[in-house]
RNA sequence: GCCCAGAUCGUCUAGGGGCCUAGGAUGUAACCCUGUCACGGUUAAGACGCGGGUCCAAAUCCCGCUCUGGGCG
Numbered sequence: 001g002c003c004c005a006g007a008u009c010g011u012c013u014a015g016g017g018g019c020c021u022a023g024g025a026u027g028u029a030a031c032c033c034u035g036u037c038a039c040g041g042u043u044a045a046g047a048c049g050c051g052g053g054u055c056c057a058a059a060u061c062c063c064g065c066u067c068u069g070g071g072c073g
Stems, first nucleotide, its partner, number of pairs: 001072007010026004018056001028044005049065005
């Protein structure tokens, strides 16, 4: 330099045009439970790498960039 794959709550991950003001697990906080802690229960907060484009509508499709992993030379 070229090719391929990926980037989503603190962490791991699902979702591949509208059903999503994005779901789950774990963690965190409050409350309940308990003589206390742990366990358990309820509730809450918490995320689409950046910039453009297409579309009535983009986390999702296209282009570029950044970063990560792999391959070729």
Molecule: transfer RNA
Organism: bacterium